[in-house]
Context: one part of a larger RNA
RNA sequence: UCCGGCGAGUUACUCCUCAGGAGCGAGGCUAAGUCGUUCAGCGACGGAGCCACAGCGAAAGCGAGUCCUGUAACGAGGGCGACAGAGUUCCUGGGGGUACGACCCGAAGCCAGGGCGAUCUACCCAUGAGCAGGGUGAAGCUGCGGUAACACGCAGUGGAGGCCCGAACCGGUAUGGGUUGAAAACCGUUCGGAUGACUUGUGGGUAGGGGUGAAAGGCCAAUCAAGCCUGGAGAUAGCUGGUUCUCUCCGAAAUCUAUUGAGGUAGAGCCUCGAGGCGUGUGUUGCGGGGGUAGAGCGACUGGAUGGUCGCGGGCUGGCGUAGCCGGUACCAACACCAACCAAACUCCGAAUACCGUCAACAUGGACCUCGGGAGGCAGUCGCUGAGCGAUAAUGUCCAGCGGCGAGAGGGAAAGAACCCAGAACCACAGCUAAGGCCCCAAAGUGGCCGCUGAGUAUAGCGAAGGAUGUGUCCCUACACUGACAACUGGGAGGUUGGCUUAGAAGCAGCCACUCCUUUAAAGAGUGCGUAAUAGCUCACCAGUCCAGUGGGGAUGCGCCGAGAAUGGUCGGGAUUAAGCGGCCCGCCGAAGCUUGGUCUUCAUGCUUUGCAUGAGGGGUAGGAGAGCGUUCUGUACGCCUUGAAGCGGCCGUGGAAACGAGCCGUGGAGUGUACAGAAGUGAGGAUGCCGGA
Numbered sequence: 001u002c003c004g005g006c007g008a009g010u011u012a013c014u015c016c017u018c019a020g021g022a023g024c025g026a027g028g029c030u031a032a033g034u035c036g037u038u039c040a041g042c043g044a045c046g047g048a049g050c051c052a053c054a055g056c057g058a059a060a061g062c063g064a065g066u067c068c069u070g071u072a073a074c075g076a077g078g079g080c081g082a083c084a085g086a087g088u089u090c091c092u093g094g095g096g097g098u099a100c101g102a103c104c105c106g107a108a109g110c111c112a113g114g115g116c117g118a119u120c121u122a123c124c125c126a127u128g129a130g131c132a133g134g135g136u137g138a139a140g141c142u143g144c145g146g147u148a149a150c151a152c153g154c155a156g157u158g159g160a161g162g163c164c165c166g167a168a169c170c171g172g173u174a175u176g177g178g179u180u181g182a183a184a185a186c187c188g189u190u191c192g193g194a195u196g197a198c199u200u201g202u203g204g205g206u207a208g209g210g211g212u213g214a215a216a217g218g219c220c221a222a223u224c225a226a227g228c229c230u231g232g233a234g235a236u237a238g239c240u241g242g243u244u245c246u247c248u249c250c251g252a253a254a255u256c257u258a259u260u261g262a263g264g265u266a267g268a269g270c271c272u273c274g275a276g277g278c279g280u281g282u283g284u285u286g287c288g289g290g291g292g293u294a295g296a297g298c299g300a301c302u303g304g305a306u307g308g309u310c311g312c313g314g315g316c317u318g319g320c321g322u323a324g325c326c327g328g329u330a331c332c333a334a335c336a337c338c339a340a341c342c343a344a345a346c347u348c349c350g351a352a353u354a355c356c357g358u359c360a361a362c363a364u365g366g367a368c369c370u371c372g373g374g375a376g377g378c379a380g381u382c383g384c385u386g387a388g389c390g391a392u393a394a395u396g397u398c399c400a401g402c403g404g405c406g407a408g409a410g411g412g413a414a415a416g417a418a419c420c421c422a423g424a425a426c427c428a429c430a431g432c433u434a435a436g437g438c439c440c441c442a443a444a445g446u447g448g449c450c451g452c453u454g455a456g457u458a459u460a461g462c463g464a465a466g467g468a469u470g471u472g473u474c475c476c477u478a479c480a481c482u483g484a485c486a487a488c489u490g491g492g493a494g495g496u497u498g499g500c501u502u503a504g505a506a507g508c509a510g511c512c513a514c515u516c517c518u519u520u521a522a523a524g525a526g527u528g529c530g531u532a533a534u535a536g537c538u539c540a541c542c543a544g545u546c547c548a549g550u551g552g553g554g555a556u557g558c559g560c561c562g563a564g565a566a567u568g569g570u571c572g573g574g575a576u577u578a579a580g581c582g583g584c585c586c587g588c589c590g591a592a593g594c595u596u597g598g599u600c601u602u603c604a605u606g607c608u609u610u611g612c613a614u615g616a617g618g619g620g621u622a623g624g625a626g627a628g629c630g631u632u633c634u635g636u637a638c639g640c641c642u643u644g645a646a647g648c649g650g651c652c653g654u655g656g657a658a659a660c661g662a663g664c665c666g667u668g669g670a671g672u673g674u675a676c677a678g679a680a681g682u683g684a685g686g687a688u689g690c691c692g693g694a
Base pairs, nucleotide, nucleotide: 001694002693003692004691005690006689011099012098013097015096016095017094018093019092020091021090022089023088024087027051028050029049033045034044035043036042037041055062056061065080066079067078068077103242104241106239110232111231112230114229115228116227122206123205124204125203126202127201128200129199130198131196133165134164135163136161140157141156142155143154144153145152169193170192171191174189175188176187177186208224210220211219212218245628246627247626248625249624250623255268256267257266258265259264270376271374272373273372274371275370276369277368280367281364282363283362284361285360286359287357288356289355295349296347297346302343303342304341306339307338308337309336313332314331315329316328317327318326319325320324380405381404382403383402384401385400386399388397389396410421411420412419425599426598427597428596430595431594432593436589437588438587439574440573441572445586447585448584449583450582451581452580458576459575466561467560470558471557472556473555474554475553476552477551478550479549487545488544489543490542491541493518494517495516498512499511500510524539528537529536600618601617602616603615604614605613606612607611629683631680632679633678634677635676636675637674638673639672640671647667648666649665650664651663652661653660654659
């Protein structure tokens, strides 16, 4: 993992509530018990008691009223009742409560005057045992020296020590291996102690809030911040998982409020079922409303804010006759003015929508309202629009409006919860379309006309600031047949080397300057190169040759550069110069959409009423409601069976499904079916389910 079996809303109650059915009804019902009997049953008796028939008050109590405030006491007022009578008993079903299990499995844990453990290990007690070899050489002693005598010195002897080195033995430092191991702690190398607070055998002691501990919360039998077994015990689990046949109708929510509340729960909103109500809902159009958003505006406020004019006031500064006065100013700058602005917490203004009301018409309809039974749900999510937060970030977060997904299949987007199209009862080898497509993969145009692009740009899937004689279209402007632009030929002069400066400064280092005048077709007191300075080359400018457009600016279409990421690239691919991009047009393909034919079913209406017609419906998670299938047992009726029951295998057939067959063949070898009722240990694929097998 697979197969088989087992495996989860049950039972009880003088309990509550609602629905359906039945009995009786201002009443309804008996309980225990007793008697009888055809005896797990049934019949009769039994009215004790319970509910209802009257309420109000805490109560005494009063009573269709009563209680309260209040008053001297009433009345009035207020609360709950009456006026307006339906209950009760049993059965079945939905829901709730209770049960110390209440759908099933699951803790870690808690407790026990219940018990088992010190054969592991900690410590202790008793009694035994073990420690190769080598080294060091304490005290004491002896001798000699020494002293007044000691002390002391030297040599020898001696053999002390939680002494030294190092096996056994005890340990376990570092590292390699091992890590489904050879091993639930080991192996190799290395290392510590090794006469001691040493190690060890045997016997014995201490027990669970207890022991023992040179103390690590260590150890107490591979278990220790409280052992193990058993019991309380089915502990509790607002948590996770699981919860078993079918079909039909409807169909949510992920919000508000509250919560020792936040992944729970309650009330409300939203779903469903039943009963009742009803010109009640919703949409569109018309009509009537309030608003202060978008926008706009501010010379209408409150504030902000730029430049200018004016210049109160101030700063700086000068003068004088100095508590002050008079001047200057290119500094700051009020008010006012000119010009142009800004605002969620500004508004002189002010929409579109939305919202409310209303009558009428049309449309719509399981719509709307009330009461009652049953829920689920209170983790949402993406897209678009309008805001806040954030960085005008986030598949970000938090609101509002709408749509989808959730709970939605089908077609498109290569693939794809949320995007685009479109809401699937079933069948069809029928038709039309949507989005999107029509060269091939691949259904349909290698369709038509007109442009653009030349980058494989592009063909859905990035790309900016910026840059550029790419190219199309449009506009403005300058020059031009009195000849432009480009090219070529020629000219490009004189005063003058302008003045200054400087060694020099001659158009061309630098400075100065209304940079002038002349000759001219034209020619700067000079555009660049160049020289030490000149020279030289060139430009502006002019003429000639040539001949028809040549420059500048702007707008816009399509392209170019800008353009970098780690395993092999790409438009889905092939590929395409259109099969790319823009415009206009025709045709076609394309879905579970729509249509057509047939069928099932729900609701409504009608009827020639048990079925037919017409109309509108039939996606669906949680969930509500309805109708069925099957299993075991019981009752009643009727059957089958050794001339072969059930079960099992195969074939055939039936039903909308669960399923079924009063069909056949085989196997099997003793029970079993149908109809109608009844009762449940009543349906498995899931629970790291349990047991068995492969």

Overview:
This is a predicted structure of a 694-nucleotide part of an RNA (large-subunit ribosomal RNA, domain II) from Pontimonas sp. The RNAcentral record of the full RNA draws on ENA.